[in-house]
RNA sequence: GGCCGGGCCCCGUUGGCCUGAAGCCCGUGAACCCCGCCAGGUCCGGAAGGAAGCAACGGUAGCGGUAGUUUCAGGCGCAAUGGGUAGUCCGGUCAUC
Numbered sequence: 001g002g003c004c005g006g007g008c009c010c011c012g013u014u015g016g017c018c019u020g021a022a023g024c025c026c027g028u029g030a031a032c033c034c035c036g037c038c039a040g041g042u043c044c045g046g047a048a049g050g051a052a053g054c055a056a057c058g059g060u061a062g063c064g065g066u067a068g069u070u071u072c073a074g075g076c077g078c079a080a081u082g083g084g085u086a087g088u089c090c091g092g093u094c095a096u097c
Base pairs, nucleotide, nucleotide: 001094002093003092004091005090006089007088008087009084010083011082012081013080014079015078016076017075018074019073020072021071022070023069024068025065026064027063028062034059035058036057042051043050044049
């Protein structure tokens, strides 16, 4: 000095960990200006019936919640795997001085 292999380095992929957001789940839940249904009562009608509709009930928007789980985003002196040329380090081998 050359070649081969490996580490560091760069890129990709998969996974792990951390953080955040959203969903699932639970609670609460816009008295009236959210929805449905509407006891009682009210109104229209001679009647049959009809109308509006409070409370209650059910649900939605919203708000809160702790743990788990799913999805997405970001991060990491993390792990594995594939690839890359330049540099550097280590090992082996060959040649030269």
Source information:
The prediction has a mean pLDDT of 78. This is a predicted structure of a 97-nucleotide RNA (Bacterial small signal recognition particle RNA) from a Myxococcota bacterium. It matches the Rfam family "Bacterial small signal recognition particle RNA". It is annotated as a non-coding RNA gene. From the family's description: The signal recognition particle (SRP) is a universally conserved ribonucleoprotein involved in the co-translational targeting of proteins to membranes. NCBI's taxonomy places the organism under Bacteria, Pseudomonadati, Myxococcota.